[in-house]
The part of an RNA shown here (small-subunit ribosomal RNA, central domain) has 355 nucleotides and comes from an uncultured archaeon. The coordinates come from a structure-prediction model, not an experiment, and the mean pLDDT is 84. The sequence was found in a public genome assembly. It matches the Rfam family "Archaeal small subunit ribosomal RNA".
Context: one part of a larger RNA
RNA sequence: UUGGGUCUAAAACAUCCGUAGCUUGUUUGGUAAGUCUCUUGUGAAAUUUCAUAUCUCAAGUAUGAAGCGUGCAAGAGGUACUACUAGGCUAGAGACCGGCAGGUGCGAGAAGUACGUUCAAGGUAGUGGUAAAAUACGUUAAUCUUGGAUGGACUCACAAUUAGCGAAGGCAUCUCGCAAGGACGGAUCUGACAGUGAGGGAUGAAGGCCAAGGGCGCAAAAGGGAUUAGAUACCCCUGUAGUCUUGGCAGUAAACACUGCUCACUAAACAUCGGGGCCUCUUCGGGAGGUUUCGGUGCUGAAGCGAAGGCGAAGAGUGAGCUACCUGGGAAGUAUAGUCGCAAGAUCGAAACUU
Numbered sequence: 001u002u003g004g005g006u007c008u009a010a011a012a013c014a015u016c017c018g019u020a021g022c023u024u025g026u027u028u029g030g031u032a033a034g035u036c037u038c039u040u041g042u043g044a045a046a047u048u049u050c051a052u053a054u055c056u057c058a059a060g061u062a063u064g065a066a067g068c069g070u071g072c073a074a075g076a077g078g079u080a081c082u083a084c085u086a087g088g089c090u091a092g093a094g095a096c097c098g099g100c101a102g103g104u105g106c107g108a109g110a111a112g113u114a115c116g117u118u119c120a121a122g123g124u125a126g127u128g129g130u131a132a133a134a135u136a137c138g139u140u141a142a143u144c145u146u147g148g149a150u151g152g153a154c155u156c157a158c159a160a161u162u163a164g165c166g167a168a169g170g171c172a173u174c175u176c177g178c179a180a181g182g183a184c185g186g187a188u189c190u191g192a193c194a195g196u197g198a199g200g201g202a203u204g205a206a207g208g209c210c211a212a213g214g215g216c217g218c219a220a221a222a223g224g225g226a227u228u229a230g231a232u233a234c235c236c237c238u239g240u241a242g243u244c245u246u247g248g249c250a251g252u253a254a255a256c257a258c259u260g261c262u263c264a265c266u267a268a269a270c271a272u273c274g275g276g277g278c279c280u281c282u283u284c285g286g287g288a289g290g291u292u293u294c295g296g297u298g299c300u301g302a303a304g305c306g307a308a309g310g311c312g313a314a315g316a317g318u319g320a321g322c323u324a325c326c327u328g329g330g331a332a333g334u335a336u337a338g339u340c341g342c343a344a345g346a347u348c349g350a351a352a353c354u355u
Base pairs, nucleotide, nucleotide: 004326005325006324007309008308012323014203015202016201017200021196022195023194025089026088027087028086029085030084031083033082034081035078036077037076038075039074040073041072042071048066049065050064051063052062053061054060092193093190094189095188096186097185098184100182104179105178106177107176108175109174110173111155112154115151116150117149118148119147120146121145122144126137127136164171165170208249209248210247211246212245213244217243218242222238223237224236225235260322261321262320263319264318265317268300270298271297272296273295274294275293276292277291278290279289280288281287304311305310328355329354330353338347339346340345
C1' cells in the first nucleotide's frame, strides 16, 4: 500500500455552521464528454506458436503465416446509466399559518432565609474546637438572648428523577421585556433549493491570565496548633490569590453514551414527556379515563450482530452517501521547526535507541 477496523483491545475532531470537493428525488426532449459497437491506421526487430527449408540429425539458422503488443489516433454508429443543456413535477428540503410545551439564551427589576459586620439593650465568665487537646477568641464584657441598620454570595422545602430544554459546554426563587430553536397539525407557496464537509469560522465547564470594580462565606499558597519515628499530609485555628461583576485573552477536560453526521428498511411488551385524531364519563373545571397516531426520553426483548460483556427502530442489525481517525509496547504527546498566546501553554508532531 491493499485489506481490515474505530463502545470496552490502537482509532469518532469538544460541539455546531459552512467554502471547495464528493454524493444526490422524479419526468420529457436534446447533445454525445464518460460508456458500448464497428471500420481504418498504427502498435520496430528479436522473443512465442505453426509450417517449410537448411547445416548428415539435434540444438541453431533462414523464410512465410499466426499470435503478442491488453494501447493510441481518426472516422461511422448506439443512448440504458452518469454528465451537460432546456423544460416540467412534488414524495426530500425550505417557507407560511394555527394552537402548544420547555431549568433555551440575553437584559432589567423584585423576593427569600441563612451568614458576616456594626449599633443599642439584657446578661456574666467562659467560648470555640477535637478521638483527646492545643493554637485561637473573651472582664477594653466575649459566647448567649432581643431589636435596628448594612454587605456580599446563594436560591432550601415543594423536588422526583428513568422528567424538560439546548449543537455541545450547560441550564432550576419570582416577574417583565427582547431574541432564538423544537415537536405536532394544516397542505397555502417555492420547486431538489438536499446530505456530508478538507481548509475556514463561531461557540466552548472548571482552573488560569490582563484591566477595572467587589470581597459575606468558602478556600489553593502561607502561618500556627496537634498527630507521628518523621508529617512539607489527613484533624483543628487563622488565612491570601481565587470564587462574584464588567470588558478582553486563553481553548483545554473521564468536553463520556469512552458510540461522527444523514437517509431507507427490519418482531413485540411496558413506562414516561409534548402535540394531533376518535370515543366514554363528568361535579361542566385549571376534571378523569380509554384508544390510535406523530415526535422525544427510558427499560425489557425476537431476528440479526458481536471475541465476549452486551447492542437490539435513539443498533454495536441490514444497506447507501460523506467526513475524521487507527496500524505492537516504550522513548512521547517528548524533541525540533512552524502557527497562535501577555504568560501559563495550546496546536501540528517525529527519530535515534530499546523491547